[in-house]
RNA sequence: GGGCGAUUAGCUCAGUUGGCUAGAGCGUCUGGUUUACACCCAGAAAGUCGCAGGUUCGAGUCCUGCAUCGCCCA
Numbered sequence: 001g002g003g004c005g006a007u008u009a010g011c012u013c014a015g016u017u018g019g020c021u022a023g024a025g026c027g028u029c030u031g032g033u034u035u036a037c038a039c040c041c042a043g044a045a046a047g048u049c050g051c052a053g054g055u056u057c058g059a060g061u062c063c064u065g066c067a068u069c070g071c072c073c074a
Base pairs, nucleotide, nucleotide: 001073002072003071004070005069006068007067010026011025012024013023019057028044029043030042031041032040050066051065052064053063054062
């Protein structure tokens, strides 16, 4: 230098052919339960979907550039 893949909640990940409001598990917080802790039950918070631009009535999803990480080729 070239090619491929990944980037979504604190962590690990889903998200179908572009369509109403972005989700799960773990974790965190609050309440219940307990003498107390854990388990369990109920609830809550937490996301500019890596950044910028484009297409579209509508983008996590499509297109372009850039960034970071990984793999391969030279």

This is a predicted structure of a 74-nucleotide RNA (transfer RNA) from a Candidatus Kaiserbacteria bacterium. Its mean pLDDT, the model's own confidence on a scale to 100, is 80. The sequence was found in a public genome assembly. The organism belongs to Candidatus Kaiseribacteriota, within Bacteria.